[in-house]
Predicted 3D model of a 105-nucleotide RNA (c-di-GMP-I riboswitch aptamer) from uncultured Desulfocucumis sp. The sequence is in RNAcentral, with records from MGnify.

This record gives sequence, C1' cells and structure tokens, in this order.
RNA sequence: UGAAAAAGGCAAACUUACCGAAAGGUACGGGCGCAAAGCUACGGGUCUAAAGCCGGACAUUUUAUUUUAGAAAAACUGCCGUGCCAUGAUCGCCGGGCCGCCGAA
Repeated sequence: UGAAAAAGGCAAACUUACCGAAAGGUACGGGCGCAAAGCUACGGGUCUAAAGCCGGACAUUUUAUUUUAGAAAAACUGCCGUGCCAUGAUCGCCGGGCCGCCGAA
C1' cells in the first nucleotide's frame, strides 16, 4: 500500500428461539456488504430511559375558620407524560489504542 491473484474469514436486512424495561444482545438459518465488518466503549456522535428528577390528574389525609359549606396545605404508594437524565447500548457511525492473513512496492 490493496492493482491483479490464491487460501480462507466475517456476516446487514429478515425468520425462529432465548435474554433485556427498552435500545440492543446471544444461537441456528440467511447474505446486504466488508481488507481489519478482528479486539477494545477511551473521545465524539447516535439510540434507549429502567432507576432518579420534574410536571400533571385522581384518590386519600391534615389544619384552622365556619357551620355543614367554602378555603388552604399536602409526605409515601399507585397512575399518567412528545419532559430532563446513562450508570444502559452501538466498534457494520467517526476518531484513538492493541493485534493480524495473503499479495505488491
């Protein structure tokens, strides 16, 4: 460095099963592509948002006033959300790091 070769390698979408809240992952099949589509989430990007936070409605409870009605406050749990958020995911998004087959110069 990947023009032409050889030996081989990997495996997108999709299907089925399993794992996961999800994104996604694993295995069989499959084959769009790939010269690092080998390994590594270290930086950026992207995806997801369980937990947490924020907001909302309802229920319930409490307080004083008053006299049976109006007012104020309201923790936890549960419910809802085009909300925030990675500690989750992606190396087949880009960069970095590590390692490597064949050929050419």